Model confidence (mean pLDDT): 82 of 100. A computed fold for a 75-nucleotide RNA from Candidatus Roizmanbacteria bacterium RIFCSPHIGHO2_12_FULL_38_13, annotated as transfer RNA. RNAcentral records the identical sequence in 2 taxa. Its Rfam family is "tRNA". Rfam links the family to the GO term triplet codon-amino acid adaptor activity. Rfam describes the family as follows. Transfer RNA (tRNA) molecules are approximately 80 nucleotides in length. RNAcentral holds the sequence, with entries from ENA.
RNA sequence: GCGCACGUGGUUCAGUGGUAGAACGCCUUCCUGAUAAGAAGGAGGUCGAUGGUUCAAUUCCAUCCGUGCGCACGA
Numbered sequence: 001g002c003g004c005a006c007g008u009g010g011u012u013c014a015g016u017g018g019u020a021g022a023a024c025g026c027c028u029u030c031c032u033g034a035u036a037a038g039a040a041g042g043a044g045g046u047c048g049a050u051g052g053u054u055c056a057a058u059u060c061c062a063u064c065c066g067u068g069c070g071c072a073c074g075a
Base pairs, nucleotide, nucleotide: 001071002070003069004068005067006066007065010024011023012022013021018055026042027041028040029039030038048064049063050062051061052060
């Protein structure tokens, strides 16, 4: 340099046009003599950035940024 995949709560991931969810973690309450386990509730995300298409974009398109893998070139 070329190609491919990926980027979504703290972490790991789902959702692939109709306005964002799960598990674990965190907080509160219940339970217990006290923990753990268990039960109930809650907080936390402008979906990597900027444009475009659309009535409507996390989702489709373009560019850029970042991560990973493969290939090539040079020293």